[in-house]
RNA sequence: GCGGCGAUAGCUCAACUGGCAGAGCAACGGCCUUCCAAGCCGUAGGCUGCGGGUUCGAUUCCCGUUCGCCGCU
Numbered sequence: 001g002c003g004g005c006g007a008u009a010g011c012u013c014a015a016c017u018g019g020c021a022g023a024g025c026a027a028c029g030g031c032c033u034u035c036c037a038a039g040c041c042g043u044a045g046g047c048u049g050c051g052g053g054u055u056c057g058a059u060u061c062c063c064g065u066u067c068g069c070c071g072c073u
C1' cells in the first nucleotide's frame, strides 16, 4: 500500500429482506428473609465509532473517515 471482519446500554452480545433499537449480566427500587445472600417482580440506562448521501423511513443500502483484529504484498 491492497483486501476482509468488527465498532450498538456500564460489560458481553442480538436485531431476518430498510418499518416502534432488544436480551443476559451489572446498577436502582420492591417482595421474601431476624439480617445478608440466593430467588421472584419492576424501573432506569442508547444521538447504533465519526461525517455525508439515497429514501416517506437507515443499526441495515452507498461514499468518505477513525480505531481494533486478521490476511496479502
Base pairs, nucleotide, nucleotide: 001072002071003070004069005068006067007066010025011024012023013022019056027043028042029041030040031039049065050064051063052062053061